[in-house]
RNA sequence: GCCCCAGUAGCUUAGUUGGUAGAGCACCUGCCUCGUAAGCAGGAGGUCAAGGGUUCAAACCCCUUCUGGGGCU
Numbered sequence: 001g002c003c004c005c006a007g008u009a010g011c012u013u014a015g016u017u018g019g020u021a022g023a024g025c026a027c028c029u030g031c032c033u034c035g036u037a038a039g040c041a042g043g044a045g046g047u048c049a050a051g052g053g054u055u056c057a058a059a060c061c062c063c064u065u066c067u068g069g070g071g072c073u
Stems, first nucleotide, its partner, number of pairs: 001072007010025004019056001027043005049065005
């Protein structure tokens, strides 16, 4: 230098052909307990790596850039 893969909640990640972004763990509150843990119920937390474009509508399609990983010379 060229090619491929990945980037979504604090962490690990789902989201198969565009149509209101989900889960597990963690966190907060309540119940339970003498107390803690476990268990049960509820809750908060996301500008979907960044910018631009297409579209009525983009995490998803197109272009550029950034970060990480892998391969080729």
Model confidence (mean pLDDT): 82 of 100.
This is a predicted structure of a 73-nucleotide RNA (transfer RNA) from an archaeon.
It matches the Rfam family "tRNA". The family's RNA type in Rfam is transfer RNA.
The RNAcentral record of the sequence draws on ENA.